[in-house]
């Protein structure tokens, strides 16, 4: 320098253009003499950033940003 692939919750990940979810973790409660584990529950999200399409974008479409792989 070319070329593809990833950005989503504290962390691993899911969502075929139609209310953004899981699981572990955190919190609160039950249970236990107590802790652990097990069971209920809450809370946590400008889906990297800037535009465009669309009645309607995490999802398509451009650009940038970071990272990961390949080519030279």
């Nucleotide at each position: 320098g070319c070329c593809a692939g990833u950005a989503u919750a504290g962390c691993u990940c899911a969502a075929u253009g139609g209310u953004a979810g899981a699981g572990c973790g955190a919190c609160c409660g039950c249970u236990u003499c107590g802790u652990a584990a097990g069971c209920g529950g809450u809370a946590g999200g400008u889906u990297g950033c800037g535009g465009g399409u669309u009645c309607g974008a995490a999802u398509c479409c451009c650009g940038c940003u970071a990272c990961u792989g390949g080519c030279u």